A computed fold for a 477-nucleotide part of an RNA from an uncultured bacterium, annotated as small-subunit ribosomal RNA, 3' major domain. The prediction has a mean pLDDT of 85.
[in-house]
Context: one part of a larger RNA
RNA sequence: UGACGGGGGCCCGCACAAGCGGUGGAGCAUGUGGUUUAAUUCGAUGCAACGCGAAGAACCUUACCAGGUCUUGACAUCCUGCGAACUUUCUAGAGAUAGAUUGGUGCCUUCGGGAACGCAGUGACAGGUGCUGCAUGGCUGUCGUCAGCUCGUGUCGUGAGAUGUUGGGUUAAGUCCCGUAACGAGCGCAACCCUUGUCCUUAGUUGCUAGCAGGUUAUGCUGAGAACUCUAAGGAGACUGCCGGUGACAAACCGGAGGAAGGUGGGGACGACGUCAAGUCAUCAUGGCCCUUACGACCUGGGCUACACACGUGCUACAAUGGUCGGUACAAACGGUCGCUAAGCCGCGAGGUGGAGCUAAUCCGAUAAAACCGAUCGUAGUCCGGAUUGGAGUCUGCAACUCGACUCCAUGAAGUCGGAAUCGCUAGUAAUCGUAGAUCAGAAUGCUACGGUGAAUACGUUCCCGGGCCUUGUACA
Repeated sequence: UGACGGGGGCCCGCACAAGCGGUGGAGCAUGUGGUUUAAUUCGAUGCAACGCGAAGAACCUUACCAGGUCUUGACAUCCUGCGAACUUUCUAGAGAUAGAUUGGUGCCUUCGGGAACGCAGUGACAGGUGCUGCAUGGCUGUCGUCAGCUCGUGUCGUGAGAUGUUGGGUUAAGUCCCGUAACGAGCGCAACCCUUGUCCUUAGUUGCUAGCAGGUUAUGCUGAGAACUCUAAGGAGACUGCCGGUGACAAACCGGAGGAAGGUGGGGACGACGUCAAGUCAUCAUGGCCCUUACGACCUGGGCUACACACGUGCUACAAUGGUCGGUACAAACGGUCGCUAAGCCGCGAGGUGGAGCUAAUCCGAUAAAACCGAUCGUAGUCCGGAUUGGAGUCUGCAACUCGACUCCAUGAAGUCGGAAUCGCUAGUAAUCGUAGAUCAGAAUGCUACGGUGAAUACGUUCCCGGGCCUUGUACA
């Protein structure tokens, strides 16, 4: 100087407390451990691994296994020879592949040849998701959006170092003020950026419709309008600016006015010096090592989907604030030409048929659902719950057996609110309800985004956990 203390002081955080809803019990989905297996590819492992890499494993993916094959190679450059490229059909085979076969003779040219591509050959080489993240770059997690981490000059100390950065106040903040052997400065904080909340100007189509006119069973449907909503560009607006009080005449704090908004208005992006030899050689790049008729490459099939069990994360429930049936309303955001697909018709339905419109403020996906208004059920393993299983189908796709999603009929399991323990959340939040997107042929209870309805509680900081500053002890570095 640090680190540590079941030392002290001050302070903060959904850290506790106060509340609300969960997990832990059930069924299922998903990930992991374990076990099994020819293989169940690999990685991630306290917080910070476990709906994680994977924004999507039937083949492909795919790295694993079995079998069948290739050896200058599936891919790149160079050299030599032949042939334009390319293409049709047949045979064998699980296919990779092997054999046969049809059409085709192009482009540039100094007529030597050349360019692109294919086949064969030779070797230089290719190739490796093989090992090492403890050789590395890059990227990322975490402490932590915590308020800290340092430097120059000066001063003090023999020196390691100290000072500044401590102290008194204050703040979300090393934020600001005052004091001060320190004076300044840098990286962080804040602001500048995006979005949301109010208003103004400009612009009105595909969006809008107040007044006027026309028309309809009805609808901005039409003429028209530029007010309103909205769209999208530019501005205004919030600064403790004003008033009162407290304070040290400071910084600031408390209350108030005006205001759409008030003291960082809400949300996001943004992550200092560093820590964990944290994670990643399987995104990529890369040193070293290793393989080179195989640890490379191709194909078919299988596996990654196994199942005495254990754990994590979720979904659905156990019901009446509910289930079922009928009727009626109100969003936002997003996607669409290899696409979204309307009306109509068929089917109980998944869906089929159909083909209008749309390269989209125009058309389509697209009926939002909870809610509301009626009816019914009457506390029951039920008109709760939907697992499981049987049957019949639909769709995608060469192909749904291993191993897809969905529909209909039948079946109707556990489950009556969950032990010890444990998680999230402070406001348009929790809870609850639906909608869309990425990936994607198909395949979400996951992920990401969007809006609808919309709470309770916070006395307080004694305690648990984590963190910041000062101080103290130490046989630790």